[in-house]
């Protein structure tokens, strides 16, 4: 060392910066070449020097290199030590220098001087088979010895082997935002140089050479066999092993040598490090170990030369960090172990639980066995064919003991095998993608359980795959990204028929090569395997050669179907120029004429009494060409529209005796190219950007109006873009039809009708295609050829660079960064200030209100100790509450209780409980005492059982505490709107559609008809209740026609009538007429009490609003537990500057007041309703009959009618306030209702706005009931009186059906755009600045080789007796070349900047 970790098992692998390196080792050897010295006296050993060979191998690394560097296959003009082979030699001489000695210098490294000496060191002569040169005459050149022999050497030479040098074809990354590069450059001649060819070098001559098949430049990179992946084709890669290349601190250079321009050699320059006595020196781990730094990260300063191999040597042998081994590391691959069998009370423990059980789990324990591996003891190899074993007492074998010493990691939402509990609560965290977490998380953390792999497991990074997502195999371009705006045309690509030839492509055979290893197959060896060995196959490639000749190509010849040409007819807004014409607009002149004109949604700016508009006549000027006019024509596209003339392009039809493939497409290129815009000069009537004014509007830099300049027009020159669109490149061939239209031909007696054929232009439609929409002989079908273009969205058609342009700008064209989508077509909804149809008191037409006043009541707000809580557009606000003085009550203050006010269980005690009285404390709850009444039930007779009470203990009670966004139930709302669905079938790739749409009709998806639909369900309607008519049954408490009777249906009597309450009938578009489609239905009529749903009620589909309610109730989870529970007293819910909702009463004469006094219905009543009598002005009180109700009571109905008042703040209105009372209740102060007297406020019909109602309705009038001790203007009911209006559906609101658009789907309260403010990220411009790299010119010129010189120095050879001289050599000097360095001008890349500003 990321964590844990058995076989110290086998086989392999193991620095990223060519960064800097301490220390040790990695290349020496030969005494049988030589001399000297030491030890020693046998000779031997170590060895400095001289000499020979080696050191150019082996080992390392990949910086550079895009290149003959590598791979592959060829080639000719060359060397090659050691080795093999051939032939021939090995002779005679000479002079030195180290070592050594002497004496010096220096710190050291090292070194100068003098002297001695040997050789297989060096030099000269001789000889020359062969060799080399040659002008073919000739000339040149060698050797070394050692040794007793044997032998080893040496010289020359021949051939080979080995290993190299050189040349060539082909292959070998990216960028064109790198398009031109090159002067020794390309070639020649001559010379030099080299081992050798060659501009390799030089002189002269010529002007070439390379490049769109990508030169040059820039970036990146060692290449290959192979490796990984993939079905393959491919893609990525170049660790280990092997081949080649390059490099050795950085740059340059040569020396020696067979071989180097040399990793552990030399010289120079530079940087760095070290030593130093400061004068000088030394060094190069990219050898093996090892160290520092760097980094996420990679080992021992080990053993041995035993084996294999290398160097030297005659050999012994020496050297060898090559190599063989060992060490470290789970880094990889392979093998093995951690036990086997049995064992159910399914142990304990853990976890879950519906509390029963389940699971962990035969798992454990226990019992019976085994001993691989490890441990311990013993024997003990092969590797070695004699000797020699580092590994190593290793492998293997034998024995001993004992289950003994030996399991972890990841995951469990889907993809993807594997689930529960707790904790947490959008926090903590997870996450490969989708995503999870906001109080019930299989997704976070933990646990239990499970799944996977296993000495490993998971993560991260990288590559290929999946990805047909760059498509050769194998994609596309109408709308998803994608056809250049259109033509002409160069290169290129492709190309009709027949014949011959050639054999380049192509096919087949053979030969050479394709190193080994690897992969594959077979066999063998390690106990197996990994691994290794042997053999085979393969290496899909390249070269040579032979053969074939169908196809493609080359060459030659021929043809006419493609293409062109000629002749004869034809249509046309095809183009250019010139001329001419009429209508209209405007302006000018003149006349007539008078007050407006113009313009708009409405206006104003504007014009006009200085005469407009209007109208008549004349004139001027410019621009455009009505009708014809047509999915008609022409053109390549843009585009082209009065008439005539001139010039001119293309097309179509018919014919022909011509040419003979001349064709198609088309990168670059070149031309044309709407509108706007630009330049110069004209022109300018109308129109009209900009601009001005008037309006509109919150604003209105707009839409509307009045003006108005560029421009629009012409000539010439630019620009070069458009939704330049059929969003559809060009060309050719083939593949059903029907029907229009334009231009021709032919035929049928044909100006008109029909058919045929060619060319254009449309509609529909089959096959086929398409994701669908759709296309469909004018293809988006089936095929071929060529070009252009696309590869997720945004950034961006932008930046930079380049080119073009006068400018505007155009063309070419990225990246950083960012998102998980963007997009197409179709579907269902929803929505629309889209369309069509229809409905509703929705509007309209009416009636009455609200909004203004006073009061009541609810809400908001404020206040408060508390003003409890909930409800919030419609769909909260006289709502929960059908009734807050206490209680209620949930709130506040104070005082009390703690197993509790209430439930169950346990223990102990008592026999009760309950009611009443008295006393004491207290605000009361409560506490203490007292008296009286009452004296539980069963029984087996046992304090035995039940019941009640008191005390105690703990489980628990309790909570109007939170969450209606965890829920059930209930409710509101759309809406009593007419809708919402299903089965089967059919259509569609599918979502889905059809049915349910369409034509009618209805209140209705009601019904009829039609229809690829046929049926069905929930809704509608009907069935139910009630009111309206009749019949029948019954006749008390109801009723009374007739008969009696009474004050009175009071009593007989009766049940006809009313009524009551049971059962039935009745109404169905049934009948008639019209209409409609002979339908459904609608309209009218008859009859009928009622007529088209007769009126009213109950009844509410699928669903929507996370609608409302945890405070009706129930309930999950959470929270409180001497309190958020329970009790009591008092207070509060009733507050009051204010705002809103809902109501009541009014403002008065349709009224007030007074009087008279007739007619209802629903209901209620025993702690009750209360007749009647008395008292009181009255509320009410005192007596008191009847009634448990068709019997008695509430009960008086009120509006009505009569009289009076006479328009006033009143005889309206009644608030407010004072006094006096009544009633309920324990108690009316906060805070009840009522009565009498007095008081007599606002208010004179209500702004903007807004509500209800369509007939017994609105309006108006009174009556009853629930709640309730008392309290209603509220709520729920009841009857009395009793209207007006509806033309109609344009508009407002809501709803239903069909259709259309959509970028919405939380569905328009949707989605979404831009600016601004602040912060941050990325990128471009922006004054500059620093560095790298490269290029050009110039300066400097180390070492070195080359050339020259060489007056200094000089042993060998020559001359000379000698002195000396010569030849040759050396130092030195000079010259050009040249590394580093320097100066100047550029190119390019990168960094930095307050990077301001943008």
């Nucleotide at each position: 060392u990321g964590a844990c970790g058995a076989c110290a098992g086998a086989c392999a692998a193991g620095c990223u910066u060519u960064u800097a390196c301490a220390u040790g080792c990695a290349a020496g050897u030969c005494g049988a070449g030589c001399g000297c010295g030491c030890u020693a006296a046998g000779u031997g050993g170590a060895a400095a020097g001289u000499g020979g060979c080696a050191g150019a191998c082996g080992g390392g690394c990949g910086a550079g290199u895009a290149a003959c560097a590598c791979g592959u296959g060829g080639g000719a003009a060359c060397g090659u030590a050691c080795c093999c082979u051939u032939u021939g030699g090995u002779u005679c001489g000479g002079g030195a220098c180290a070592a050594c000695u002497c004496a010096g210098g220096g710190a050291a490294a090292c070194u100068g001087g003098a002297g001695c000496u040997a050789a297989u060191a060096c030099c000269g002569g001789a000889u020359a088979a062969g060799c080399c040169c040659u002008u073919u005459g000739g000339g040149g050149a060698a050797a070394a010895g050692a040794u007793u022999u044997a032998u080893c050497g040496c010289c020359a030479u021949u051939g080979g082997a080995u290993g190299g040098g050189c040349c060539c074809g082909c292959g070998u990354u990216u960028g064109a935002u790198u398009a031109g590069c090159u002067a020794g450059u390309u070639g020649g001649u001559g010379a030099g140089g080299u081992a050798a060819u060659g501009g390799c070098u030089c002189a002269c001559c010529a002007a070439g050479g390379c490049g769109a098949c990508g030169a040059u430049c820039a970036a990146u990179a060692g290449c290959u066999g192979g490796u990984c992946u993939g079905a393959g084709a491919g893609g990525a890669u170049g660790a280990u092993c092997a081949g080649c290349c390059a490099c050795a601190c950085u740059g340059g250079g040569a020396c020696u040598g067979a071989g180097a321009c040399a990793c552990g050699g030399c010289c120079c320059a530079g940087a760095c490090u070290c030593c130093u006595a400061c004068g000088g020196g030394a060094g190069g781990c990219a050898g093996c170990a090892g160290u520092g730094g760097g980094g996420a990260a990679u080992a021992u300063u080990g053993g041995a030369c035993a084996a294999u191999g290398g160097g030297c040597g005659a050999a012994a042998g020496c050297c060898u960090g090559a190599u063989c081994c060992a060490g470290c590391c789970a880094u990889g691959c392979c093998g093995c172990g951690u036990g086997a069998g049995u064992g159910a009370u399914g142990a304990a423990g853990g976890c879950c639980c519906u509390a029963g059980g389940g699971u962990u789990g035969u798992a454990a324990a226990g019992c019976u066995c085994u001993u691989u591996c490890a441990a311990c003891g013993g024997u003990g190899a092969a590797g070695a064919u004699a000797a020699u074993g580092a590994c190593g007492g290793u492998a293997a074998c034998c024995g001993u003991a004992g289950a003994a010493g030996a399991a972890g990691c990841c995951c469990c939402g889907g993809c993807u095998a594997a689930c529960u509990u707790c904790g947490u609560g959008c926090c903590a965290g997870c996450a490969g993608c989708c995503g999870c977490g906001g109080u019930a998380a299989u997704a976070c953390g933990a646990a239990g359980g499970g799944g996977g792999c296993u000495a490993g497991c998971g993560u991260u990074g990288u590559u290929c795959g999946g990805a047909a997502u760059a498509a050769c195999u194998g994609g596309g371009c109408g709308u998803a990204a994608a056809g250049c705006g259109c033509a002409c045309g160069u290169a290129g690509g492709c190309g009709g028929a027949u014949u011959g030839u050639u054999u380049a492509g192509u096919u087949a055979g053979a030969g050479g090569u394709g190193a080994a290893a690897u992969c594959c197959c077979a066999g063998g060896g390690c106990u197996c395997a990994a691994c290794c060995c042997u053999g085979g196959a393969a290496c899909u490639g390249c070269c040579u050669u032979u053969a074939a000749u169908a196809c493609u190509g080359g060459c030659a010849a021929u043809c006419u179907a493609g293409a062109g040409a000629c002749c004869g007819a034809g249509a046309g807004a095809g183009g250019u120029g010139a001329a001419u014409g009429g209508a209209a607009c405007u302006c000018c002149u003149a006349g007539u004429g008078u007050a407006g004109a113009g313009g708009u949604g409405a206006a104003a700016u504007u014009c006009g009494u200085a005469g407009a508009u209007a109208u008549u006549a004349g004139g001027a000027a410019g621009a455009a060409c009505a009708c014809c006019a047509g999915u008609g024509g022409c053109g390549a596209a843009g585009g082209c529209g009065a008439u005539u003339c001139a010039c001119u392009g293309g097309c179509c039809c018919g014919g022909u005796a011509c040419u003979g493939a001349c064709g198609c497409u088309g990168a670059g290129g070149c031309g044309c190219g709407a509108a706007a815009g630009c330049g110069u000069g004209g022109g300018g009537a109308g129109c009209a950007a900009a601009c001005a004014g008037g309006a509109u509007u919150a604003g209105a830099u707009a839409c509307c109006c009045u003006g108005g300049u560029a421009g629009u027009c012409c000539a010439c020159g630019c620009c070069g873009u458009a939704a330049a669109c059929g969003a559809u490149g060009a060309a050719u061939g083939c593949u059903a039809g029907c029907u229009g239209u334009c231009g021709g031909u032919c035929g049928g007696c044909a100006u008109a009708c029909c058919g045929u054929u060619c060319g254009g232009u449309g509609g529909c439609g089959c096959a086929g295609c398409u994701a669908a929409c759709g296309c469909a002989u004018u293809a988006a079908g089936c095929a071929u050829u060529c070009c252009g273009c696309c590869u997720g969205g945004g950034g961006a058609g932008u930046a930079c660079g380049a080119c073009c342009g006068c400018a505007a700008g155009g063309u070419u064209a990225a990246a950083a960064c960012u998102c998980a989508a963007a997009g197409g077509a179709a579907u269902u909804g929803a929505c629309g200030g889209g369309g069509g149809c229809c409905c509703g008191c929705a509007c309209a037409a009416g009636c009455g209100g609200u909004g203004g006043a006073g009061c009541a009541u609810g809400u908001g707000g404020u206040u408060u100790a508390a003003u409890u809580c909930g409800a919030g557009g419609c769909a909260a606000c006289g709502c929960g509450a059908a009734g807050a003085a206490c209680c209620u009550u949930a709130c506040c203050a104070g005082c009390c209780c703690u197993u509790g006010a209430c439930a169950u269980c346990c223990c102990g005690g008592u026999c009760g409980c309950g009611g009443a009285u008295u006393c004491g404390a207290g605000a009361g709850a409560u506490c203490g005492a007292u008296u009286c009444c009452u004296u539980c039930a069963g029984u087996u007779c046992g304090g035995c059982u039940g019941g009640a009470c008191c005390g105690g203990u703990g489980a628990c009670a309790g909570g109007u505490g939170c969450u209606g966004c965890a829920u059930g139930g209930c409710u509101g709302u759309c809406g009593u709107c007419a809708g919402c669905u299903c089965g089967u079938g059919u259509c569609g790739u599918g979502a889905g559609a059809u049915g349910u749409u369409g034509g009618g009709u209805u209140a209705a998806g009601u019904c009829c008809c039609g229809c690829a639909a046929c049926g069905a369900g929930c809704g509608c309607a009907a069935c139910c209740c009630u009111c309206g008519c009749c019949g029948u049954u019954a006749g008390u408490u109801g009723c009374c026609a007739g008969c009696a009777u009474u004050u009175a249906g009071u009593u007989g009597g009766g049940c006809a009538c009313u009524c009551u309450a049971g059962c039935g009938g009745g109404a169905c578009u049934g009948c008639c007429g019209g209409u409609g489609a002979u339908a459904a239905g609608c309209c009218g009529g008859a009859g009928g009490a009622a007529g088209g749903u007769g009126g009213g009620g109950a009844u509410g589909a699928c669903g929507u609003c996370a609608a409302g309610u945890c405070a009706u109730c129930a309930u999950g989870g959470c929270c409180c537990u001497u309190a958020c529970g329970g009790g009591c007293u008092g207070g509060g819910c009733u507050a009051c500057a204010c705002a809103c909702g809902u109501g009541c009463u009014a403002c008065a004469a349709u009224g007030g007041c007074g009087g008279u006094g007739a007619c209802a219905g629903u209901g209620g009543g025993c702690g009750g309703c209360c007749a009647c009598u008395c008292a009181g002005c009255g509320a009410u009180g005192a007596g008191g009959a009847g009634c448990u109700a068709a019997u008695c009571c509430c009960u008086a109905a009120a509006a009505a009618c009569c009289g009076u008042c006479u328009c006033a703040g009143u005889u309206c209105g009644g608030a407010u306030u004072g006094c006096a009372c009544u009633c309920u209740g324990c108690a009316a102060c906060u805070c009840g209702a009522g009565u009498g007297c007095a008081u007599g406020a606002a208010g004179u019909u209500g702004g903007a706005a807004u509500c209800g109602c369509u007939a017994g309705u609105a309006a108006u009038c009174g009556c009853g009931g629930a709640u309730c001790a008392g309290c209603a203007u509220g709520c729920c009911g009841c009857g009395g009186u009793g209207a007006a209006u509806a033309c109609g559906u344009u508009c407002c609101c809501g709803g239903g059906c069909c259709u259309u658009g959509u970028a919405c789907a939380c569905a328009c309260c949707g989605c979404c755009c831009g600016u601004c403010a602040c912060a941050c990220c990325a990128u471009g411009g922006g004054a500059g600045u620093u560095g790298g790299u490269u290029c050009u010119a110039c300066c400097c010129g180390a070492a070195g080789a080359c050339g020259g010189u060489g007056c200094g120095c000089u042993a060998a050879c020559c001359c000379g007796c000698a002195a000396g001289g010569g030849a040759g050599g050396c130092a030195g000097c000079c010259g050009g070349c040249c590394a580093c360095g320097g100066u100047a001008a550029g190119g390019u890349c990168a960094g930095c900047g307050a990077g301001a500003c943008u």
A computed fold for a 1398-nucleotide RNA from an uncultured prokaryote, annotated as small-subunit ribosomal RNA. Its Rfam family is "Bacterial small subunit ribosomal RNA". The sequence is in RNAcentral, with records from ENA.